[in-house]
RNA sequence: UCCUGAUAAAGGCAAACUUUUCGAAAGAAAAGGACGCAAAACUACGGGCCUACGUAUUCAGAUACACGGCAGCCGGGUCGUCAAA
Numbered sequence: 001u002c003c004u005g006a007u008a009a010a011g012g013c014a015a016a017c018u019u020u021u022c023g024a025a026a027g028a029a030a031a032g033g034a035c036g037c038a039a040a041a042c043u044a045c046g047g048g049c050c051u052a053c054g055u056a057u058u059c060a061g062a063u064a065c066a067c068g069g070c071a072g073c074c075g076g077g078u079c080g081u082c083a084a085a
Stems, first nucleotide, its partner, number of pairs: 004083002012037002017032006035072001041078003045075003048070003054065004
């Protein structure tokens, strides 16, 4: 340095749920809270998933579409703590 990953140590993050705010929604932010996490840090680049204000189609019900989201779905990229076997 790379791989690897302890019932190790130090520090870190925080699911569900609750409250408030923002948002058309999906969802996000903050506070509480811990299911989990070595990248559960950052990035929508590829795939996937969610939503559909609006637009199009439709007699209607509805359907399609991201320019909106999800990085705690899987890959890729960037950065990165510790060190037993």
Molecule: c-di-GMP-I riboswitch aptamer
Organism: Planococcus salinarum